A computed fold for a 101-nucleotide RNA from Jannaschia maritima, annotated as TPP riboswitch aptamer (THI element). The source organism's lineage runs through Bacteria, Pseudomonadati, Rhodobacterales, Roseobacteraceae and Jannaschia.

[in-house]
RNA sequence: GAUGUCACCUCGGGGGGCCUGGCGACAGGCUGAGAUGCGAAAGCGGACCCGUCGAACCUGAACCGGUUAGCACCGGCGGAGGGAAGGUGAACCAUCACCCC
Numbered sequence: 001g002a003u004g005u006c007a008c009c010u011c012g013g014g015g016g017g018c019c020u021g022g023c024g025a026c027a028g029g030c031u032g033a034g035a036u037g038c039g040a041a042a043g044c045g046g047a048c049c050c051g052u053c054g055a056a057c058c059u060g061a062a063c064c065g066g067u068u069a070g071c072a073c074c075g076g077c078g079g080a081g082g083g084a085a086g087g088u089g090a091a092c093c094a095u096c097a098c099c100c101c
Stems, first nucleotide, its partner, number of pairs: 001096004005090006011051004017030005036045003057082003063076004
């Protein structure tokens, strides 16, 4: 000096499914961290999750096998392709590099 660690500040990304009844509004149920408030819409917002050490989330995908009332779940596809972060400080603990003795 860099990185790690911790704290703080500011910022960014993401999803909202399935089943039953009902013309519908809506009601009930399932899973989940989360299944959403306003609005005609565009959009704005809350909670929650995630931000490169990135399986949050998207694509392939109306995918394939198992399973479930169905979604979910398990395995595959697959660590395949994408995917949102900077700053300040503390500590002087760890690692690495360089310099001096």

Notes: It was read from a public genome assembly, where an Rfam model found it.